[in-house]
RNA sequence: GACUCCGUAGCUCAGUGGAUAGAGCGUUUGCCUCCGGAGCAAAAGGUCGCGCGUUCGAGUCGCGCCGGAGUCG
Numbered sequence: 001g002a003c004u005c006c007g008u009a010g011c012u013c014a015g016u017g018g019a020u021a022g023a024g025c026g027u028u029u030g031c032c033u034c035c036g037g038a039g040c041a042a043a044a045g046g047u048c049g050c051g052c053g054u055u056c057g058a059g060u061c062g063c064g065c066c067g068g069a070g071u072c073g
Stems, first nucleotide, its partner, number of pairs: 001072007010025004018056001027043005049065005
């Protein structure tokens, strides 16, 4: 330098065009318990890497850039 894949909650990931973006773990609060780091319930937490474009509508499609992984030279 060329190509391929990835970038969504604190972490690991799902969602591959339709209205309010989700799960598990973690965190916080409450309940339970002799106690608890176990169990139960609830809550908080996201400019979906950045920008532009396509579309009635984009996390999802296109282009550029940034970052990461890999293959080739």